[in-house]
Formats: sequence, C1' cells, structure tokens
RNA sequence: GGAGCGGACCCGCCGAGUCGUUCGGUAACGAGCCGGGGACCCAUAGUUAUCUGGGGUGAAUCCGCGAGCCGCUGGCCCGUGGUAGGGCUGCCUUCCCCGCCCGAAUCCGUCAGCUAACCCGGUAGGCGGUGUCGGAAGGAGUA
Repeated sequence: GGAGCGGACCCGCCGAGUCGUUCGGUAACGAGCCGGGGACCCAUAGUUAUCUGGGGUGAAUCCGCGAGCCGCUGGCCCGUGGUAGGGCUGCCUUCCCCGCCCGAAUCCGUCAGCUAACCCGGUAGGCGGUGUCGGAAGGAGUA
C1' cells in the first nucleotide's frame, strides 16, 4: 500500500414495523402506522347435478418448454423462458427518460363477500454504503 473478514457510530434501501413515557430492569402503557373479524343496503331471479374444499398477509399472479415422482381426466416438484404486478438510481414529493433488480414465502383449519357501531391483533426481519444516470414542476433548507 492492496484485498478479505468482524465490530461500533453514521447514512441509505425493502417492509406497517417508527416515536414517547415509566421501570431498574428489557417488559408494560401510549401515540403513529398496519392487518383481521364484524349489520342494514348491495352482491343475488330460482332450482338441481358433477368436479374442485375455502380463505388471509404479501408486488409476488399467470403461461410456454424440458425432466422427475405420484394416488395418473390430474396433481406435486425441479430447471428454463416470458408475464400480471412491484422496487431502486441520494434534500423531499410527483412526472418523464436510461438502466438494474424482485416476481417469494407463509398463516388459518372446513370457516370468514362488502360492512357503521363494536371486537381482536402486529409494530419484525433482511440488505447495502460515502453521496451513487439525467431532465421538468412544486417545495424545504441554506447563503
């Protein structure tokens, strides 16, 4: 001097997941934000049969091709290509442009449409970094 790894402070990103008070103990209670349940009305003109259970959080749905497995009208799972949809580009918001990514997972347990009052719950986890491609409008702040 370089590379890698780990820790602390600070900054930033996904996400509802932030802030405050008290305690001497780490939890409780609030504010903010988020989610679920829950009427009239509406959904819905009625009946029967077959197949398939159904629903929630989340952007995370759907389709094609190839392989494997199974209980083989089909289903499960892996790989790959696309896709509904979603995120990021640094003072903030919105719009445009360029580009780069994600397109999962999980919960309830046969049960829930919407839904005022009312009721119940969550406030995690993960990743990156030294100002991070540009343009427009409106702000904030500074001089």
Molecule: c-di-AMP riboswitch aptamer (ydaO/yuaA leader)
Organism: Plantactinospora mayteni